The part of an RNA shown here (small-subunit ribosomal RNA, central domain) has 352 nucleotides and comes from an uncultured bacterium. RNAcentral holds the full RNA, with entries from ENA.
Context: one part of a larger RNA
RNA sequence: UUGGGCGUAAAGGGUCCGUAGGCGGUUCGGUAAGUCUCCUGUGAAAUCUUCAGGCUCAACUUGAAGAGGUCGGGGGAUACUGCUGAACUUGAGACUGACAGAGGCAAGUGGAAUUCCCGGUGUAGUGGUGAAAUGCGUAGAUAUCGGGAGGAACACCAAUGGCGAAAGCGGCUUGCUGGGUCAGUUCUGACGCUGAGGCGCGAAAGCGUGGGGAGCAAACAGGAUUAGAUACCCUGGUAGUCCACGCCGUAAACGAUGAGCACUGGACGUCCGGAGGGUUCGACCCUUCUGGGUGUCUCAGCUAACGCAUUAAGUGCUCCGCCUGGGGAGUACGGUCGCAAGACUAAAACUC
Numbered sequence: 001u002u003g004g005g006c007g008u009a010a011a012g013g014g015u016c017c018g019u020a021g022g023c024g025g026u027u028c029g030g031u032a033a034g035u036c037u038c039c040u041g042u043g044a045a046a047u048c049u050u051c052a053g054g055c056u057c058a059a060c061u062u063g064a065a066g067a068g069g070u071c072g073g074g075g076g077a078u079a080c081u082g083c084u085g086a087a088c089u090u091g092a093g094a095c096u097g098a099c100a101g102a103g104g105c106a107a108g109u110g111g112a113a114u115u116c117c118c119g120g121u122g123u124a125g126u127g128g129u130g131a132a133a134u135g136c137g138u139a140g141a142u143a144u145c146g147g148g149a150g151g152a153a154c155a156c157c158a159a160u161g162g163c164g165a166a167a168g169c170g171g172c173u174u175g176c177u178g179g180g181u182c183a184g185u186u187c188u189g190a191c192g193c194u195g196a197g198g199c200g201c202g203a204a205a206g207c208g209u210g211g212g213g214a215g216c217a218a219a220c221a222g223g224a225u226u227a228g229a230u231a232c233c234c235u236g237g238u239a240g241u242c243c244a245c246g247c248c249g250u251a252a253a254c255g256a257u258g259a260g261c262a263c264u265g266g267a268c269g270u271c272c273g274g275a276g277g278g279u280u281c282g283a284c285c286c287u288u289c290u291g292g293g294u295g296u297c298u299c300a301g302c303u304a305a306c307g308c309a310u311u312a313a314g315u316g317c318u319c320c321g322c323c324u325g326g327g328g329a330g331u332a333c334g335g336u337c338g339c340a341a342g343a344c345u346a347a348a349a350c351u352c
Base pairs, nucleotide, nucleotide: 004323005322006321007306008305012320014201015200017198021194022193023192025088026087027086028085029084030083031082033081034080035077036076037075038074039073040072041071042069048066049065050064051063052062053061054060091191092188093187094186095184096183097182098181099180103177104176105175106174107173108172109171110154115149116148117147118146119145120144121143125136126135162169163168206247207246208245209244210243211242215241216240220236221235222234223233258319259318260317261316262315263314265298266297267296268295269294270293271292272291273290274289275287276286277285278284301308302307325352326351327350334345335344336343337342
């Protein structure tokens, strides 16, 4: 290089946007670069192949022919690709009107509960466990009633539900704002797909500065357990968890399944639209109807099997990423980034 792969065996980048590049709908014309064909030039000799000859044969050798090319020049062909001109509407986008939604950001606001503080009632316990003890309590706890402070999270609704590219998003109200779906078929006229580098986003933990701190709780202390117990259990408890701004850039970042397009059975749920019908006019009901999402089961097909199965792991096409025995090792060294922690890139010796 040819070739084989990536749900679970090694292997899909955490995710989006997008540069270069690669790939690219329908019709007509031009061109003739790619492509095809013919002619011509050249492709030294030796080597190689074929035929014939010479050493007794062979190796070897002589002669002739052939083969050998992303090659140069010229003539021609025009299906496909390219370039170019004109046009089209089905891809893509725009417009108009509706619709659903924990999509995002900011501000405001509500009730339940925990804790703490003040006051009332009230008296000896309470708390906790397998059982206990540490702890709290006659300086009046626990319990209960009233008042207050403060922080964090939002029961029911709630779903096998919805939204988002992913991470993720859940009390209520308002403002600003992104995306999606349906219907109309009014407009643009291939404007598309993918995407090496690159930009952005990116749970938790962690870091910097300043706030905040109710509950929970690494570390830590004590009590138990135990042979021991640097644990599991209990009583406490600091970082942290929360907010603002700035870093970090990683996860079993998982559907362990990259993005896009086309094609290929059936059944049953569910969410959001549309059309048609019914109606007790209600937020209700129906359907061999229709579009978009989200699930379960089952064919064909695929798969090593498990399983997947119109949301494919089926059948094809385009582009990117990645894999190549286990360990050494996602390590060393170097480089880039980072305040640091560390991240990214990434070997070899040796060994089985």